Two RNAs folded together computationally: RNase P RNA and transfer RNA, 468 nucleotides in total. Rfam match: Bacterial RNase P class A. The family's RNA type in Rfam is ribozyme. Its family is annotated with dimeric ribonuclease P complex, tRNA processing and ribonuclease P activity in the Gene Ontology.
C1' cells in the first nucleotide's frame, strides 16, 4: 500500500411524525489456526504411570516454541548470511549396496619373514691316510609359523593428520607441530575464550531413532459462558445398573459391597447416582438481549537501555455486526511504466593545410500522451510466527 | 468461526527409514471358444506440492494445498 474534491449507492448509530439531516465504517497481512496469553465455564483438576512440547547463554515480556544482545557451528575473498545448537562416556537397535572388515574392528591384495621351525645349493674350516661320510661357522634361497596395517581398492561414513626419526616391514613405537580428552590458572554474570601443564589417543555418524536428563503442560472453547422467549413427542431402541447388614414404629439415616458417570488416556483415589447414567433412532427451533470492544490501547514528546523493552508526561477514542457492510465513476495532484519530438553525453569513423566540420554504434534526461495499482478482506479480544503481495529502498 | 482427521495408479487398500511401492477390482494385449463370460498369461498406469534431517524419506520434521467430520434445544 496513494491525496483530495464531486456523483450515485452498502451498512450500522443518532434525530426526525414522515421526507430527509448528521456521524462513523477493514489490513500488513483481517489469511493459515503454527505457538502463547486474556477472558469464561467445567465437581479446584490429588498420587503414581504414560503421553505431548521445549532445550547453548545471558537478558525482554503477562506469556511463548517470539524477540533483543553475545557464544560457538557451518558458509562467504569480504561487507555480512544461516543454524530445531542438551546427551552417543546409561541402555537397546540402526548403518541398505559395494567393500577383507561397518564398530568387541578386521586382514582381500599386498609387505616382512627379525626371533624360531623344516630343508636346498655354495664357501671356509676341523675330525677322517683318501674317497665315502660327518660336525662347526658364514652367507644365499625356497616352505612353514609368525609380524604388519605404511600402500591398493569399496563406501556417505574404515578407527587421529602432516613431517622426521625408528623397524625385518611396520606402527603413537619414540619425537616436532597440529587436533582431541583430562588438569590448573587468568578473564566473563554465563554459554565460552585465552595461556600453560599433562595423557599416546580412549570416544565413528544418527537422538527430525527407541530413549536419557533438565523445564514446563487440568480440559474446553465467544456455537465458551449468561438472562429472557418459542417450539416438540423431555417419545422410540440397545447396553450396564436398581444387591446387601445396621439403627428406627415410620419417614429416613449410616456402613460395606456391584454396577454407572465426573475428574482428557490407563491404575488409585475423591465425589455423585442407581429408576439413574451412556449411545443410537427420531422430534424442534432456526429468535431477542449480553458476553462486545477503553485496551499487556493508539500518537507525540522526554528519559533509562547496545538492543529487544521498559518508565514517566501530555493528547486522543479509532467497526462492532446478524452470513456479516466497508464500493463504483469521473476529475485534479503524486508515483510507476512505454513511447514520441526534442536536449545532453559519446567508443569510433570521415574530409580538411589548419582552425574546426559532418556522421555516429550506444546511454542519460524526456515537454505533450497513453497505459497501470497487487495479495486480500474484520465475526470476542490481544502477542507472535507463517505464507500471498504491487512498487520502492 | 473453533476443534478433530485423511491425502499411495482410474477406485479401494498395505508398508520396519535401504533393491524397480505389495494386492483386489478394472484397462490394454494374447492364449482358450464358432462367438462371448469365466478361466490363464504378459503389461500399463501411483507416494498431493514444497524445504528441511540423514549416506539414504511413502515413511521423521515444518511449511502450504485439498479433502472430509463434529458442534443448538427435547438432553
Nucleotide at each position: 500500500a496513494g491525496a483530495u474534491g464531486a456523483u450515485c449507492g452498502c451498512c450500522u448509530c443518532c434525530u426526525g411524525a414522515a421526507a430527509g439531516g448528521g456521524a462513523g465504517g477493514a489490513g500488513g497481512a483481517a489469511a493459515g489456526u503454527c505457538c502463547g496469553a486474556a477472558c469464561u465455564c467445567c465437581g479446584c483438576a490429588g498420587g503414581g504411570c504414560a503421553g505431548u512440547g521445549c532445550g547453548c547463554c545471558g537478558g525482554g515480556u503477562a506469556a511463548c516454541g517470539c524477540c533483543c544482545g553475545g557464544u560457538c557451528a557451518g558458509g562467504g575473498u569480504g561487507a555480512c548470511c544461516u543454524g530445531a545448537a542438551g546427551g552417543a562416556a546409561a541402555g537397546u537397535g540402526g548403518c541398505a549396496c559395494a567393500g577383507a572388515a561397518a564398530a568387541c574392528a578386521c586382514a582381500c591384495a599386498g609387505c616382512u619373514g627379525a626371533c624360531g621351525a623344516u630343508u636346498g645349493g655354495c664357501g671356509g674350516u676341523c675330525c677322517g691316510u683318501a674317497a665315502a661320510g660327518g660336525g662347526c661357522c658364514g652367507g644365499c634361497g625356497a616352505u612353514c609359523a609368525a609380524g604388519c596395517a605404511a600402500u591398493g581398492g569399496u563406501g556417505a561414513a574404515a578407527a587421529g593428520g602432516u613431517g622426521c626419526g625408528g623397524u625385518a616391514a611396520g606402527a603413537g613405537c619414540g619425537c616436532a607441530c597440529c587436533g582431541c580428552g583430562c588438569c590448573c590458572g587468568u578473564g566473563g554474570c554465563a554459554a565460552c575464550a585465552c595461556g600453560g601443564g599433562u595423557g599416546g589417543c580412549a570416544g565413528g555418524c544418527a537422538a527430525a531413532a527407541c530413549c536419557c536428563c533438565g523445564c514446563a503442560c487440568g480440559g474446553a472453547g465467544c456455537a465458551a459462558g449468561g438472562c429472557c422467549a418459542a417450539a416438540u413427542a423431555g417419545g422410540g431402541a440397545a447396553g450396564c445398573g436398581c444387591g446387601g447388614g445396621c439403627c428406627g414404629c415410620a419417614a429416613g439415616g449410616u456402613c460395606c459391597u456391584u454396577c454407572g458417570g465426573a475428574c482428557g488416556g490407563c491404575c488409585c483415589g475423591u465425589c455423585c447416582g442407581a429408576u439413574g447414567c451412556u449411545u443410537c433412532c427420531g422430534g424442534g427451533u432456526a429468535g431477542g438481549c449480553u458476553g462486545c470492544u477503553c485496551g499487556a490501547u493508539c500518537c507525540c514528546g522526554c528519559c533509562a537501555g547496545c538492543a529487544a523493552u521498559g518508565g514517566c508526561g501530555g493528547g486522543g477514542c479509532u467497526a462492532g455486526a446478524g452470513g456479516a457492510a466497508u464500493g463504483a465513476u469521473c476529475g485534479u495532484c503524486a508515483c510507476g511504466c512505454c513511447a514520441u519530438a526534442g536536449c545532453c553525453c559519446g567508443a569510433g569513423g570521415c574530409c580538411g593545410c589548419a582552425a574546426g566540420g559532418c556522421c555516429g554504434a550506444g546511454g542519460g534526461c524526456g515537454a505533450c500522451g497513453g497505459c497501470g495499482g497487487a495479495c486480500a478482506g474484520a465475526a470476542u479480544u490481544c502477542g507472535g510466527c507463517u505464507u500471498a503481495c504491487g512498487a520502492a529502498u | 468461526g473453533c476443534g478433530g482427521g485423511a491425502u499411495u495408479g482410474g477406485c479401494c487398500g498395505a508398508a520396519u527409514g535401504g533393491c524397480u511401492u505389495a494386492g483386489g477390482c478394472g484397462c490394454u494385449g494374447g492364449a482358450c471358444u464358432g462367438u462371448g463370460a469365466a478361466u490363464c498369461c504378459a503389461g500399463c498406469c501411483a507416494c498431493g506440492a514444497g524445504a528441511g534431517u540423514u549416506c539414504g524419506a511413502u515413511u521423521c520434521u515444518c511449511u502450504c494445498a485439498u479433502c472430509u467430520c463434529g458442534c443448538c434445544c427435547c438432553a